About this RNA: Model confidence (mean pLDDT): 89 of 100. Large-subunit ribosomal RNA, domain IV from Henriciella mobilis, 327 nucleotides, folded computationally. The sequence was found in a public genome assembly. Taxonomically the source falls in Henriciella (Bacteria, Pseudomonadati, Pseudomonadota, Alphaproteobacteria).
[in-house]
Context: one part of a larger RNA
RNA sequence: CGAUGCUGAAGGAACUCGGCAAAUUACCUCCGUAACUUCGGGAGAAGGAGGCCUCAUACUGGGCAACCAGCUAUGAGGGGCACAGACCAGGGGGUUGCGACUGUUUAUCAAAAACACAGGGCUCUGCGAAGUCGCGAGACGACGUAUAGGGUCUGACGCCUGCCCGGUGCCGGAAGGUUAAAAGGAGGAGUGCAAGCUCCGAAUUGAAGCCCCGGUGAACGGCGGCCGUAACUAUAACGGUCCUAAGGUAGCGAAAUUCCUUGUCGGGUAAGUUCCGACCUGCACGAAUGGCGUAACGACUUCCCCACUGUCUCCAGCAUCGACUCA
Numbered sequence: 001c002g003a004u005g006c007u008g009a010a011g012g013a014a015c016u017c018g019g020c021a022a023a024u025u026a027c028c029u030c031c032g033u034a035a036c037u038u039c040g041g042g043a044g045a046a047g048g049a050g051g052c053c054u055c056a057u058a059c060u061g062g063g064c065a066a067c068c069a070g071c072u073a074u075g076a077g078g079g080g081c082a083c084a085g086a087c088c089a090g091g092g093g094g095u096u097g098c099g100a101c102u103g104u105u106u107a108u109c110a111a112a113a114a115c116a117c118a119g120g121g122c123u124c125u126g127c128g129a130a131g132u133c134g135c136g137a138g139a140c141g142a143c144g145u146a147u148a149g150g151g152u153c154u155g156a157c158g159c160c161u162g163c164c165c166g167g168u169g170c171c172g173g174a175a176g177g178u179u180a181a182a183a184g185g186a187g188g189a190g191u192g193c194a195a196g197c198u199c200c201g202a203a204u205u206g207a208a209g210c211c212c213c214g215g216u217g218a219a220c221g222g223c224g225g226c227c228g229u230a231a232c233u234a235u236a237a238c239g240g241u242c243c244u245a246a247g248g249u250a251g252c253g254a255a256a257u258u259c260c261u262u263g264u265c266g267g268g269u270a271a272g273u274u275c276c277g278a279c280c281u282g283c284a285c286g287a288a289u290g291g292c293g294u295a296a297c298g299a300c301u302u303c304c305c306c307a308c309u310g311u312c313u314c315c316a317g318c319a320u321c322g323a324c325u326c327a
Stems, first nucleotide, its partner, number of pairs: 001322008010313002014311001019308001027051005036041001038156001052078007059070004079083001091306004097300001098298002103115002119154007131140003157293004162223003167220002169216005176211003182205002187200005224242005251285001252282001263279005
């Protein structure tokens, strides 16, 4: 000096990205327990008291009784530094975001807000099902049959899920246009004396597809600009105009989204780029690529408080093992 432990005056997070680490708490009985809530919870909430030994009384049980026992209650006393005497053994509270939850995951740097999930929707599939594997026979689906099976999106629950079908996709459409092989054969070419043989070939008839006509958003997706206007000012319920398939509804909003930005105001601090509550000027939220809430839950995450502490002010001592010196 390092590692692992133990202890520490006064202070008590001043440490630090951050209480990381450590400390505190810890068991049983009794008392007591808030907001909120899906009435189950929250909850061991929080917070407090007691716990060892002896005796007495009452009660209970056993015994004919004397008496014995009590993991019942009350009272009186006793000893120790210490009575859940070692070991073992929750720190707590408030608050935000995200995800409903229990689960799952990067074996060997990520456990999460990621995945899954019950629930919800759309869509395909009538059974030799759709779908999948195989060249095939065949197999799975399924010894199932639409309350079933496949695909895809969303993700408990509550309140909801607006407008656009112009583009793309999908679905439907006995017309019309275009369109392959094929059918057709006007007409033409080569050759031959010829019959013929061998070729080229226009009309016309020819599917699906595409064009075309409709539908469809819990399909892929999209959801405007400028100017003016009210008895102070400001603002604009109102008006004009251009463009669009239609111009973002409810709800939320400096947000896991806000560039300017440490926005502004309020709260908390002596002091707060973080945090909480508001405002709305949303660079660039927004409704199953779900929107907004939400009790419970979380080795998730933000901020604050109490308790506690060598994290720190500021380090010190001790123990063990190394390092080091000598052999």